This is a predicted structure of a 479-nucleotide part of an RNA (small-subunit ribosomal RNA, 3' major domain) from a wastewater metagenome.
Context: one part of a larger RNA
């Protein structure tokens, strides 16, 4: 100077507390360890691995395995011969990769001798290739303390030096925020403020939105004519500043209460991550030193595996039921996606689906029925009309192909479970809970992931203890 302490003051945080809602037991999803395998590719490991990279493993990805192939090589530049292509069709062999056959098939320039330009096959070598190793050689990039208030520099000053001072101290704040004092006086990077979005308004434009008067018309609908009021849309402003009032303070800085206001003291969210610390993570996103490999650690295929399963461990779905279940009618979203595409309607079927097809590159059409809620009716407390795992059989859709190893539907089946030990986890408000719907990736494949929007609590006396931090002090045989 720093760092530790089961030293000390002081402050904060869903950190404890007060509450609610779950994990932890059960089926079943998915990751992971472990077994196990020809192979079950790699990575990731306390918080900060573990529905993680992977916004999506039949084939392909696919890195792993067995097996059959090819060595200037699937891809690049360069150099020499051959031939006019490439591309497309087809036959035979073969799991296929290939391999042979057949048809078809170039351009410019010429001195008709050939050269140029793509392309192909062939050959010798320079090379190429590598998801091989090293994240402890490294960029770039991310994670974590932590959106925590810190982290430093100039020039004075003090100290023999390290180094201190400024950043200490009194208040104050979400905050080194801000005010007063101070040998310091100033700046930087961080706070914050500028940016997006939401909430209030004014004002400009009204299609494909809207419909209040006015007129038409329907079985009915803004359906028409026409309006520009609302309601939306998207653009430019306004609007919030402790501005104003009172009290408390030191006559500050603020801090409590009020008025007005749609919003009050950072108005609610979002992006924004200082100097650094973990030799944190990533040589498989990319990039690259240096090693290794070159008829293999490259590269094409077929076929399998990544989907095994005594078990342990994580995150989640679904449930144990009456605030429920089934079953009839009935209401109101918000974001978004659509042309190899959403697909209305109407047939066919009990349904997944299929036939036909209207519209619409979309504020116009379609996706899209919101669900839970309301209103009847039934179940009567039971392993049940709870609860759905599994199994059977019958069937659809995708796609060369669903056995390994997809999803969906219908009939039967009808397991565990009657609220979960020790421990443990998220949440302070439109939040938790609870209920649907959308997108991305995708041919097909969500209980994940990102995102919307309806319904809507509860408790918070307080900072004694438990985590984490942040400041000042103290001890220290640590660096």
């Nucleotide at each position: 100077u720093g760092a530790c302490g089961g030293g000390g003051a002081c402050c904060c945080g869903c950190a404890c507390a007060a509450g609610c809602a779950g994990c932890g037991g059960a089926g079943c999803a998915u990751g992971u360890g472990g077994u196990u395998u020809a192979a079950u590719u790699c990575g990731a490991a306390g918080c900060a691995a573990c529905g993680c990279g992977a916004a999506g493993a039949a084939c392909c990805u696919u890195a792993c395995c067995a097996g059959g192939g090819c060595u200037u090589g699937a891809c690049a530049u360069g150099c020499c011969c051959c031939u006019g292509a490439c591309c497309g069709a087809c036959a035979u062999a073969g799991a296929g990769a290939u391999a042979u056959g057949u048809c078809u098939u170039u351009a410019c320039c010429u001195u008709c001798g050939g050269g140029u330009a793509c392309a192909g096959g062939g050959g010798a070598c320079a090379c190429a290739g590598g998801u091989g190793g090293u994240g402890c050689a490294u960029g770039g990039u991310u994670g974590u303390c932590g959106u925590c208030a810190g982290c430093u520099c100039g020039u004075g000053u003090c100290g023999u030096g390290a180094g201190a001072u400024g950043u200490u101290g009194g208040g104050u704040u979400a905050a080194g925020u801000c005010c007063c004092g101070c040998a310091a006086c100033g700046a930087g990077c961080g706070c914050a403020a500028c940016c997006c979005u939401u909430g209030c308004c004014u004002u400009u434009a009204g299609u494909u939105a809207c419909u209040a008067a006015c007129a038409g018309g329907u079985a009915a609908u803004g359906c028409u004519g026409a309006g520009a009021a609302c309601u939306c849309u998207a653009g430019a402003g306004g609007g919030a500043c402790u501005g104003c009032c009172g009290a408390u303070g030191a006559u500050a800085a603020a801090u409590c209460g009020g008025a007005g206001g749609a919003a009050g003291g950072u108005g609610g969210g979002g992006a924004u991550g200082a100097c650094g610390u973990c030799a944190a993570a990533u040589c498989a996103u990319c990039a690259u030193g240096c090693c290794c490999u070159u008829u293999a650690u490259g590269u094409c295929c077929u076929g399998g595996g990544c989907u095994a399963c005594a078990c342990a461990c994580g995150u989640g779905c679904u449930a144990c039921a009456a605030u429920g279940g089934u079953c009839g009618g009935u209401a109101c979203a918000a974001c978004g996606a659509g042309a190899a595409g959403c697909a209305a309607g109407u047939c066919a079927g009990u349904g997944a689906u299929g036939g036909c097809a209207a519209g619409c590159a979309a504020a116009u059409c379609u996706c899209u029925a919101a669900a839970a809620g309301c209103c009847g009716a039934u179940c009567c407390c039971a392993g049940u009309u709870c609860g759905g795992a599994u199994u059977g059989c019958a069937g659809g859709c995708u796609g060369c192909a669903a056995c390994u190893c997809g999803c969906c539907u219908g009939c039967a089946u009808g397991a565990a479970g009657u609220c979960g030990g020790a421990g443990u986890u998220g949440c302070u408000a439109g939040u938790a809970a609870u209920c649907g719907c959308g997108a991305a990736u995708c041919a097909g494949a969500a209980u994940g992931u990102c995102g919307c929007g309806g319904u809507g609590a509860a408790u918070g006396c307080g900072u004694u203890c438990c985590c984490g931090g942040g400041u000042c002090u103290u001890g220290u045989a640590c660096a």